[in-house]
Context: one part of a larger RNA
RNA sequence: GAUGAACGCUGGCGGCGUGCUUAACACAUGCAAGUCGAACGAGAACCAUUGGAUCGAGGAUUCGUCCAAGUGAAGGUGGGGAAAGUGGCGGACGGGUGAGUAACGCGUGGGCAAUCUGCCUUGGAGUGGGGAAUAACGGCUGGAAACAGCCGCUAAUACCGCAUGAUACAGCUGGGAGGCAUCUCCCUGGCUGUCAAAGAUUUAUCGCUCUGAGAUGAGCUCGCGUCUGAUUAGCUAGUUGGCGGGGUAACGGCCCACCAAGGCGACGAUCAGUAGCCGGACUGAGAGGUUGGCCGGCCACAUUGGGACUGAGACACGGCCCAGACUCCUACGGGAGGCAGCAGUGGGGAAUAUUGGGCAAUGGGCGCAAGCCUGACCCAGCAACGCCGCGUGAAGGAAGAAGGCUUUCGGGUUGUAAGCUUCUUUUGUCAGGGACGAAGCAAGUGACGGUACCUGACGAAUAAGCCACGGCUAACUACGUGCCAGCAGCCGCGGUAAUACGUAGGUGGCAAGCGUUAUCC
Repeated sequence: GAUGAACGCUGGCGGCGUGCUUAACACAUGCAAGUCGAACGAGAACCAUUGGAUCGAGGAUUCGUCCAAGUGAAGGUGGGGAAAGUGGCGGACGGGUGAGUAACGCGUGGGCAAUCUGCCUUGGAGUGGGGAAUAACGGCUGGAAACAGCCGCUAAUACCGCAUGAUACAGCUGGGAGGCAUCUCCCUGGCUGUCAAAGAUUUAUCGCUCUGAGAUGAGCUCGCGUCUGAUUAGCUAGUUGGCGGGGUAACGGCCCACCAAGGCGACGAUCAGUAGCCGGACUGAGAGGUUGGCCGGCCACAUUGGGACUGAGACACGGCCCAGACUCCUACGGGAGGCAGCAGUGGGGAAUAUUGGGCAAUGGGCGCAAGCCUGACCCAGCAACGCCGCGUGAAGGAAGAAGGCUUUCGGGUUGUAAGCUUCUUUUGUCAGGGACGAAGCAAGUGACGGUACCUGACGAAUAAGCCACGGCUAACUACGUGCCAGCAGCCGCGGUAAUACGUAGGUGGCAAGCGUUAUCC
């Protein structure tokens, strides 16, 4: 000098940041990923209309009943659109954490003639004609529940054939060009074979299928760099290579059969320990040393371990299956769960915040849109945790007041300090006005917030502490104590005049902070 700090004493305000470094310990509760009716069937509440069951004041009555204002059920039609379902897109982003990892994980520079890429952009071509189901729903059954089974009906942009089809893919083949071994590209060369589609609508469009190119994203691979220990010296059988195959988007012992016996290592293999890496940050004249919190990039993980499914993309934090531990429900047969998302709780700890407001802005998902969702984000709350700024008044004022301390008793000092006089109003309180942030054709739309800011009134009013004073090191006396009590970073102080302990006065330093502790340079 620095810090994601903590502790002690103290504490007025604002702006901008930052805030579980420990138990990747366990979690009550709420929220954090939905959306589309312009893909589809079905459709509750409610409204209108029709309908007229039931009840029925009252009247009549031959006591059997009849009339009847009104009430308005079921059902039908039209609107309406909740909840659930099929289907599409998104849940692979965004958000969290740093356990693991010494590794092509990361950084940097290359390669892929060995690769994929939804949505998006831009070219080319097409969108013909059929079929069979199934959820929802209805009925039945089992179960405490979670849920499951059987029978029956129905739709689609869900599913399956057929047709058409090339610049796609595969095979054969002609010509040209290029390179880096295998080869690659072009003539959108030729022939054969294979493969597609879906509609909706408010009639403006939005979609769907095949294919070329681009963009973006991803995968693989290589050179170099990347902590400590030799009180770790040998390690290795899919091990190293080959041939052939399987698998993958793709290369490859990635996997397999066979064959060979290789491969790594004192330029440190193997083993052990520690650790996410970087842009950066701190320090330093630099070289270097230390570090990786916030922000940004990459990686890894999601209760522990394993596995695949779906998908353009996952081996998937708020998806599935299995096993383990734990917690909860249970009718004991069986089930449910996963905060290292945002808040919050217990625990651990020296120590780290609200179960807040809003989608107004920025961004994301879905949707033609209106819009819906968004603990991303924007804000507010708490904390002197940090940085920066401001204030706690200013000028005049000597009887150098009183008081305190001290004294050689003359005085000295606190000290222009106070009182007193004259001002000011930053800040504060109250009142009045009151935003930018809003960009969307217009209109409308602000959580923050009646906030910032402006104006007026009031009144010095609301606001100073902490540490040190032997030397290093700026700052000294008195009293108390008497090797005691104590101090201390080092040297060292204290045993009767202690500038070193404790208190007081004074002084010095910094200041809403000041000291101490810890760590790095």
This is a predicted structure of a 521-nucleotide part of an RNA (small-subunit ribosomal RNA, 5' domain) from an uncultured bacterium. RNAcentral holds the full RNA, with entries from ENA, Greengenes and SILVA. Its mean pLDDT, the model's own confidence on a scale to 100, is 84.